Notes
The RNA shown here (transfer RNA) has 72 nucleotides and comes from Candidatus Woesebacteria bacterium UBA5941. Its Rfam family is "tRNA". By type it is a transfer RNA. The source organism's lineage runs through Bacteria, Bacteria candidate phyla and Candidatus Woeseibacteriota.
RNA sequence: GCCGGCGUAGCUCAGGGGUAGAGCGAUGCUUUCGUAAAGCAAAGGUCGGUGGUUCAAUUCCACCCGUCGGCU
Numbered sequence: 001g002c003c004g005g006c007g008u009a010g011c012u013c014a015g016g017g018g019u020a021g022a023g024c025g026a027u028g029c030u031u032u033c034g035u036a037a038a039g040c041a042a043a044g045g046u047c048g049g050u051g052g053u054u055c056a057a058u059u060c061c062a063c064c065c066g067u068c069g070g071c072u
Base pairs, nucleotide, nucleotide: 001071002070003069004068005067006066007065010024011023012022013021018055027041028040029039030038048064049063050062051061052060
């Protein structure tokens, strides 16, 4: 330099046009003499950025950034 994958909650990841979820973690409550375990609840996201298409974009397209890999 060229090609490709990935970027979504604190972590690991779903969701691939109709206003985003799970598991784990953390927090509060119940239970216990106390802790752990268990149960319940609530919180936590401008879906990497900027444009474009669309009535509507996390989703499709372009460029950029980051990261991982392949080729030279």